[in-house]
RNA sequence: CGGAUAUUCGCGCUGAAUCCCGAAUGGGAGCGGGGGACCCACGACUUCUGGGGUGAAUCCGGCCACGGCUGGUAGGGCAGUCUCUCCUGUCCGAAUCCGACAGCUAACUUCGUAAGCGUACCAUGAGAGCACAC
Numbered sequence: 001c002g003g004a005u006a007u008u009c010g011c012g013c014u015g016a017a018u019c020c021c022g023a024a025u026g027g028g029a030g031c032g033g034g035g036g037a038c039c040c041a042c043g044a045c046u047u048c049u050g051g052g053g054u055g056a057a058u059c060c061g062g063c064c065a066c067g068g069c070u071g072g073u074a075g076g077g078c079a080g081u082c083u084c085u086c087c088u089g090u091c092c093g094a095a096u097c098c099g100a101c102a103g104c105u106a107a108c109u110u111c112g113u114a115a116g117c118g119u120a121c122c123a124u125g126a127g128a129g130c131a132c133a134c
Base pairs, nucleotide, nucleotide: 010119011118012117013116014115018029019028020027021026030113031112032111033110034109035108040103050101051098052097053096054095059072060071061070062069063068075092076091077090078089079088082129083128084127085126086125
């Protein structure tokens, strides 16, 4: 000097998953999900081709040793003070839960507040706006 790995703090990203109080079991605020009337809407069902929820993650092809692989796609994320628009680039396009059962839905009721990454100097371009400082 360069590279790799690890830890702490800070910053940043997906996501509802943050903040406060308490010695602690825990409790609040905020955010997010489910159930649940009239009215309205919808029919076809008793294990059948069941049905439904969270989530962006749905659908259509090709190959296959039937394990899976691969191409596209509805849809979604990121590009760094914050917001918006356009362009450009890039990535995801999963997983899982309920257990015969749920349309919407006021009152009411109930549940969650995880997990996983990037980074030590980086940080597309253009335009508009906002905030702060001088």

Annotation: This is a predicted structure of a 134-nucleotide RNA (c-di-AMP riboswitch aptamer (ydaO/yuaA leader)) from Alicyclobacillus contaminans DSM 17975. Its Rfam family is "c-di-AMP riboswitch aptamer (ydaO/yuaA leader)". Rfam's curators write: This family represents a conserved RNA structure found upstream of the ydaO and yuaA genes in Bacillus subtilis and related genes in other bacteria. The coordinates come from a structure-prediction model, not an experiment, and the mean pLDDT is 77. Taxonomically the source falls in Paenalicyclobacillus contaminans (Bacteria, Bacillota, Bacilli, Alicyclobacillaceae).